[in-house]
RNA sequence: ACUGGUGGGUGAGGCGGUCGCGUGAUCGAUGGUCUUGAUUUCCCGUACCGGUUAAACGGCACGGGGCGUAGGCCAUUGGUCAUGAGGAAAGUCCGGGCUCCACAGAGCAGGGUGCCUCCUAACCGGAGGGCGGAGUAAUCCGACGGAUAGGGCGACAGAAAACAACCGCCCGGCACGCGCAUGCGUGCGGGGUAAGGGUGAAAAGGUGGUGUAAGAGACCACCGGUGCUCCCGGCAACGGGGGCAGCCGCGUAAACCCCACCCGGUGCAAGGCCAAGCAGGGAAGAGGGGCUGCUCGCUCCACUUGAUUCCCGGGUAGGCUGCAUGACUGUCCUGGCGACAGGACAGCAAGAUCAAUGGCCGCCCUUCCAUUUCACGAUGGAAGACAGAACCCGGCUUACGGCCCACCAGUCCUU
Numbered sequence: 001a002c003u004g005g006u007g008g009g010u011g012a013g014g015c016g017g018u019c020g021c022g023u024g025a026u027c028g029a030u031g032g033u034c035u036u037g038a039u040u041u042c043c044c045g046u047a048c049c050g051g052u053u054a055a056a057c058g059g060c061a062c063g064g065g066g067c068g069u070a071g072g073c074c075a076u077u078g079g080u081c082a083u084g085a086g087g088a089a090a091g092u093c094c095g096g097g098c099u100c101c102a103c104a105g106a107g108c109a110g111g112g113u114g115c116c117u118c119c120u121a122a123c124c125g126g127a128g129g130g131c132g133g134a135g136u137a138a139u140c141c142g143a144c145g146g147a148u149a150g151g152g153c154g155a156c157a158g159a160a161a162a163c164a165a166c167c168g169c170c171c172g173g174c175a176c177g178c179g180c181a182u183g184c185g186u187g188c189g190g191g192g193u194a195a196g197g198g199u200g201a202a203a204a205g206g207u208g209g210u211g212u213a214a215g216a217g218a219c220c221a222c223c224g225g226u227g228c229u230c231c232c233g234g235c236a237a238c239g240g241g242g243g244c245a246g247c248c249g250c251g252u253a254a255a256c257c258c259c260a261c262c263c264g265g266u267g268c269a270a271g272g273c274c275a276a277g278c279a280g281g282g283a284a285g286a287g288g289g290g291c292u293g294c295u296c297g298c299u300c301c302a303c304u305u306g307a308u309u310c311c312c313g314g315g316u317a318g319g320c321u322g323c324a325u326g327a328c329u330g331u332c333c334u335g336g337c338g339a340c341a342g343g344a345c346a347g348c349a350a351g352a353u354c355a356a357u358g359g360c361c362g363c364c365c366u367u368c369c370a371u372u373u374c375a376c377g378a379u380g381g382a383a384g385a386c387a388g389a390a391c392c393c394g395g396c397u398u399a400c401g402g403c404c405c406a407c408c409a410g411u412c413c414u415u
Base pairs, nucleotide, nucleotide: 001411002410003409004408005407006406007405008404009403010402013364014363015362016361017360018359019358021084022083023082024081025080026079027078028077029076030075031074032073033072034071035070042065043064044063045062046061048059049058050057086386090397091396093395094394095393096392097391098267100265101264105296106295107294108293110263111262112261113260114259115129116128117127118126119125130144131142132141133140134139145258146257150256152252153251154250166197167196168193169192170191171190173188174187175186176185177184178183205223206222207221208220209219210218224248225247226245227244228243229242230241231240232239233238271321272320273319274318280312281311282310283309284308287301288300289299290298328347329346330345331344332343333342334341335340365384366383367382368381369380370379371378372377
């Protein structure tokens, strides 16, 4: 330098202007509502006194109201200030918080996980390691318990896909032919044989020998595997070494199944509070519900003054909360290979619900295209990803134009 690999950061490309939107704070205006004190100026009512024939009228006391004072709250509107999407907010695939259901009992069914150790609130997550596979390597990939508990399945080909005999090889028998004859040949039938051939993705450990009628772990040596056992290393998975046993029993479990461990349901349309509104009628009826699919058990409401179900009719479909201080974020320190844990200091960072977070303009940057230039460059145009919070959090997976950083491996060159 090139190629490859791993991990991380950033990401409406940057700056400015302008017009808007949501939320919060604050100041004002208008309206509504509630509370309050002061005052008897206004109105109404009642009792009493004066006055009058009776009233009107005047005075005084009490009650209510209006105007007005001060303050709170709410709504609308205007100004100012602050703030306003993500690394995946996504898929909703796992796990947890929180919530309610009866603090959820027993059995069966069902679901999930599956090498070891560790981390975590938890996990189908993560870290480190083991084993197997790919790669020259860095590195990457693996649901990676059990096939001697049992049954199932194994296309095509093949005799046969686990009670292996198609060809071949070997030994008897019978029949026929030839031969004087021991015999030889052919055919049929019986038995043995997994060494050889052939089929197949896969054929009953491999090689060599002994052995045999022919053969065969039948036996022997070596190699491989499995099991048992001992020693060493490791917390362990596992690895290395020694010994013993012919034990050699196909594959398939993100198929059934077996073993071990784990799992109650429900999802913020959960749940709590407030406000507004309504009208009942008819039919069936002994059961219906309690949030696990079934059974048992428990429990609530009913059993004719009748739970519940169905039909007709009527009403509403608004607001507040949950809801933003949390397994939170940033920096640093300590421990650990690491996931992570502990500590110190600082910070508060969207909260919509016909659902805000946007539009336009100018300059610059990057890329592409066109024109021009020998070239540098100039001018013009276009584009600048994936995507969009909705109770919150930890993961996984998927999408993503680019730019930047660190480390590692290989090849080549130079010193």
Molecule: Bacterial RNase P class A
Organism: bacterium